[in-house]
Record summary
Predicted 3D model of a 98-nucleotide RNA (THF (Tetrahydrofolate) riboswitch aptamer). The coordinates come from a structure-prediction model, not an experiment, and the mean pLDDT is 77.

RNA sequence: AGCAGAGUAGAACCAUGUGCGUUAAGUGCUGAGUGAACAGGGAGUUGUCAUUCGGACGAAAAGGCUAUCUUGCGGUACAUGAUUCGCAUCCCGCUGCU
Repeated sequence: AGCAGAGUAGAACCAUGUGCGUUAAGUGCUGAGUGAACAGGGAGUUGUCAUUCGGACGAAAAGGCUAUCUUGCGGUACAUGAUUCGCAUCCCGCUGCU
């Protein structure tokens, strides 16, 4: 110098468990504001996440008969585990080979 590779936060999905809602919150869509994170180091988006205030849309209950229970339902929340994916990108570094 060339070639190849590793590694994070996190994301998707499945299983299990515990909750929440079913008196409709949540999820999903969307406008504006604020903030945060992004491999060992640096930079970092039109991407990601969180949050605040709005907008549109919108649902599955049944049994039991009083134990707030059971079975369901919700693109529902969290935890654990499995699988898959995984810095937007740039520079340096690390490992292997030549």
Overview: Rfam family: THF (Tetrahydrofolate) riboswitch aptamer. Rfam links the family to the GO term tetrahydrofolate metabolic process. For this family Rfam cites "The structure of a tetrahydrofolate-sensing riboswitch reveals two ligand binding sites in a single aptamer" (Trausch et al., Structure, 2011).